[in-house]
RNA sequence: CGACGAUCAUGGCAAAACCAUUGAAAAAUGGUGACGCAAAGCUAUAGGGACUUCGUUGGAAUCUCCAAUAUGUCAGCCAGCUGCCGUA
Numbered sequence: 001c002g003a004c005g006a007u008c009a010u011g012g013c014a015a016a017a018c019c020a021u022u023g024a025a026a027a028a029u030g031g032u033g034a035c036g037c038a039a040a041g042c043u044a045u046a047g048g049g050a051c052u053u054c055g056u057u058g059g060a061a062u063c064u065c066c067a068a069u070a071u072g073u074c075a076g077c078c079a080g081c082u083g084c085c086g087u088a
Base pairs, nucleotide, nucleotide: 003087004086005085012037013036017032018031019030020029021028022027035076041081042080043079047078048077049074050073051072055069056068057067058066059065
């Protein structure tokens, strides 16, 4: 330096659910809480994928519907970048 994640040590993060707030929503933030995670650290038009659809466009028209569309959202989907400990 690379690979690997058995072991050792310091520890770290925090799912679902509930409460509050923001948002059209996806979802986010904070608190409680731990399902789990060797990167569950960082990175989102300018790698892929997924979600939502305020708005916009086009349909449909008997109760407000359907489809498309993201410089919106998700990294605890894959991925890129960086990092702790150690070496079965």
Predicted 3D model of an 88-nucleotide RNA (c-di-GMP-I riboswitch aptamer) from Paenibacillus validus NBRC 15382. It matches the Rfam family "c-di-GMP-I riboswitch aptamer". Rfam's curators write: GEMM was predicted in a large-scale screen for bacterial structured RNA regulatory elements. The sequence was found by an Rfam model in a public genome assembly. Lineage of the source: Bacteria > Bacillota > Paenibacillaceae > Paenibacillus > Paenibacillus validus.